[in-house]
Context: one part of a larger RNA
C1' cells in the first nucleotide's frame, strides 16, 4: 500500500406516514360594486416582530336564537381580568367600518396635498366640526340609471403568423391566437317567404347515425356537409296596417262641418290565406300576475344501542375465553389492528329568515258562423349591374344568405323558393318583435369517490409562496415536511475560559428517539484486528 471483517464518522437515498395536491360525481350558488367593490396601505393586543381577525366603537360592539363551563386566536410565558346575573363558542340580523382604489370637489409620484358651498362654534378675520360639490345618459326637473372588478362558458366587432403543402404564391394553419364591445346564469337560436319529392315532415337547440359518404380542392396538401333515421326536451305568442273613437295642429267652409298630419285608446295578426267591413250567434273553454291562509322543507342544535375477563407488552384495540347491539359493521381518533372506549354513524326530533305544494279571492288574457263588392297585410325593401364576404362549396353550371356602390318592382288574378335557366307541379307568405326546456362552463359552497401522487412525486407553493431572491421593467421564480404515546425537552454534579461541547445522573419501551432529533443505503473519511506484497 492492497483486500477482508468489525466499530464509528459523514451523507440523506430507501421504507413507512400525511397536514397538501390532482381528477371527477351529486347537489347548491352563479355574481360583487356610488348604501363605495375586487384589491391594498396604515393602524388595532398588558407585554406584540409575523400570520389571522378587526377598523379610531379597531383579536372587537348590539339584539335574537342555540349551548352549558370554562375563557382572553396561531402561541406553549408572566401579570391582570372575564364567566352559572350564563362567558368563550356556534347561527341569524344589525352597528361601526381610518386612507387609497371605478374613486367621483380640484390636484397628485396610490394610500398624500389643497379647496368651495351651507350650517354650527363667533360680531369680524382665521380655524375646527358635520353635510354636500366628478363625468355621461334619461327626466314628469322631484329624481333615476351607468362607470369598476370577476375563473371559464356565450354573442358580436376586428383579426395574424409560425406551420402543412416535404420549396412556394391560390390553399392550409383558422375565423384559431391576440385585441375590443356586450349579456346572463346560462348565452345564442327559434315558431317556415323551411325541408322534401309524386310520399310526406311540421319552430329552435343538443346527442348518436347518415359519413369521412355526396361534394369541394395548385382535384395537391387538405377541407367536408345535408336529406333521412334513432333519441334528449318540448310551447307557443305579440305588434305594424286596414277600420272605429277621442284629443290636438294645419287648411278650408255655405259656419252644420269636411280634409290632412300627429298623439292616445279600441280592433287585428294569417297561407286550407287571414283580417277590416256587412249580417248573424251569443257567454263557452282555458290560463293566470298578485294577495291571504295553511304548510312539506329549512341555520346553529338535541337525543342516539351494545364488553368484560385472562394473557404478551411501555401501552391492547392484538391473542385466548365468554357475551351483547345493529333501521347504527360509514369514517376518524384513542400509547399496536376497537361494531359495543371517544367523536360520530342509522334513525328520530327541533328550528329564525325564507318557503315547494295546496286552498280561497282575483287584476288581466283567451273562442265562433256566413257573405266576398271595396280596403289592409312590414319599400329605397325584394330584385338587378359592379366589387367583396358567408354557406362543406376556392367563380365554378353556382342556386341560397349578408352587403360597399349604382339602380330599383309587384300588392292576392300578388310575391318568394324547390342548386344556372324555362315550363308544369309542389311548398311557403320576406322586408317588425318576444319566447321556457333539452345544451356549454365552474372563481366559489357542501357531501362523496378514485386499479390518482405521496415530499426531486402531487399545484410553482403540504412549511407564513407567487414568499425569499433575480430583473430598470414587462417578467422570472425557488429551496424548505416527520423527537416522543405524552415534553416526561435532560433537575443536580464533573471537565472546560464558556451561555460552546462533552462525561455522569435522571426521564422514557427506546436517548445510536436529545431537539442538525423516525428509518438511516451508497460515495467519501477514520480506528482496531486478520491476511498479503
Nucleotide at each position: 500500500g492492497g483486500c477482508g471483517u468489525a466499530u464509528g464518522g459523514g451523507g440523506a437515498a430507501u421504507g413507512c406516514c400525511u397536514a397538501g395536491g390532482c381528477u371527477c360525481u351529486c347537489a347548491g350558488a352563479g355574481g360583487c360594486g356610488a348604501u363605495g367593490a375586487a384589491g391594498g396601505a396604515c393602524g388595532u393586543g398588558a407585554u406584540a416582530a409575523g400570520c389571522u381577525g378587526c377598523g379610531a366603537a379597531a383579536a372587537g360592539c348590539u339584539g335574537c336564537g342555540g349551548g352549558g363551563a370554562u375563557u382572553g386566536g396561531c402561541a406553549c410565558a408572566u401579570a391582570c381580568a372575564a364567566a352559572u346575573u350564563g362567558a368563550u363558542c356556534c347561527g341569524c340580523a344589525g352597528a361601526u367600518a381610518u386612507c387609497c382604489g371605478a374613486a367621483u370637489g380640484g390636484g397628485g409620484c396610490a394610500a398624500c396635498c389643497c379647496a368651495c358651498u351651507a350650517u354650527a362654534u363667533u360680531g369680524a378675520a382665521g380655524a375646527u366640526a358635520u353635510a354636500g360639490u366628478a363625468u355621461c345618459c334619461u327626466u314628469u326637473c322631484g329624481a333615476g340609471g351607468a362607470g369598476g372588478c370577476g375563473a371559464a362558458c356565450c354573442c358580436g366587432g376586428a383579426g395574424a403568423a409560425c406551420u402543412g403543402a416535404a420549396a412556394c404564391a391560390u390553399c392550409u394553419a383558422a375565423g384559431u391566437a391576440c385585441c375590443c364591445g356586450g349579456a346572463g346564469g346560462a348565452g345564442a337560436a327559434g315558431a317556415a317567404a323551411a325541408c322534401a319529392a309524386a310520399a310526406g315532415u311540421g319552430a329552435u337547440u343538443c346527442c348518436g347515425u347518415u359519413a369521412g359518404u355526396a361534394g369541394u380542392g395548385g382535384c395537391g396538401a387538405g377541407c367536408g356537409a345535408a336529406c333521412g333515421c334513432g333519441g334528449a326536451u318540448u310551447a307557443g305568442c305579440c305588434c305594424a296596417a286596414a277600420c272605429c273613437u277621442a284629443g290636438u295642429a294645419u287648411g278650408u267652409u255655405a259656419c252644420g262641418g269636411c280634409a290632412u298630419g300627429c298623439u292616445a285608446g279600441g280592433g287585428g295578426u294569417u297561407g286550407u290565406a287571414g283580417g277590416a267591413c256587412u249580417a248573424c250567434a251569443a257567454u263557452a273553454u282555458a290560463a293566470g300576475a298578485u294577495a291571504u291562509g295553511u304548510a312539506a322543507u329549512g341555520a346553529a342544535u338535541u337525543a342516539g344501542a351494545a364488553u368484560c375477563c385472562u394473557u404478551u407488552g411501555g401501552a391492547a384495540a392484538g391473542a385466548g375465553g365468554a357475551g351483547c347491539c345493529a333501521u347504527a359493521g360509514a369514517c376518524a381518533g384513542u400509547g399496536a389492528u376497537a361494531g359495543c372506549c371517544u367523536g360520530g354513524u342509522a334513525u328520530a326530533a327541533g328550528u329564525a329568515a325564507a318557503g315547494c305544494g295546496c286552498a280561497u279571492a282575483g287584476a288581466u288574457u283567451u273562442a265562433g258562423u256566413a257573405g266576398u263588392a271595396u280596403c289592409c297585410u312590414g319599400a329605397g325593401u325584394a330584385g338587378u349591374g359592379c366589387g367583396g364576404g358567408g354557406c362543406a362549396c376556392g367563380u365554378g353550371u353556382a342556386a341560397c344568405c349578408c352587403u360597399g356602390u349604382a339602380u330599383g318592382a309587384a300588392u292576392c288574378u300578388g310575391g318568394c323558393g324547390g342548386g344556372a335557366c324555362c315550363a308544369u307541379c309542389c311548398g311557403u307568405u320576406a322586408a317588425g318583435g318576444c319566447u321556457a326546456a333539452a345544451u356549454a362552463c365552474u372563481c366559489c359552497u357542501g357531501a362523496g369517490a378514485g386499479a390518482c401522487c405521496g415530499a426531486u412525486a402531487g399545484u410553482g407553493a403540504a412549511c407564513c409562496a407567487g414568499u425569499a431572491c433575480c430583473g430598470u421593467g414587462a417578467g422570472g421564480g425557488a429551496a424548505a415536511g416527520g423527537u416522543g404515546a405524552a415534553a416526561a425537552g435532560a433537575a443536580c454534579c464533573c471537565u472546560g475560559a464558556a451561555u460552546a461541547a462533552g462525561g455522569g445522573a435522571g426521564u422514557g419501551a427506546a436517548a445510536u428517539a436529545g431537539a442538525u432529533c423516525c428509518u438511516g443505503a451508497a460515495a467519501c473519511c477514520a480506528u482496531a484486528c486478520g491476511c498479503u506484497u

Predicted 3D model of a 533-nucleotide part of an RNA (large-subunit ribosomal RNA, domain I) from uncultured Aquimarina sp. Model confidence (mean pLDDT): 84 of 100. It was read from a public genome assembly. The organism belongs to Aquimarina, within Bacteria. Its Rfam family is "Bacterial large subunit ribosomal RNA".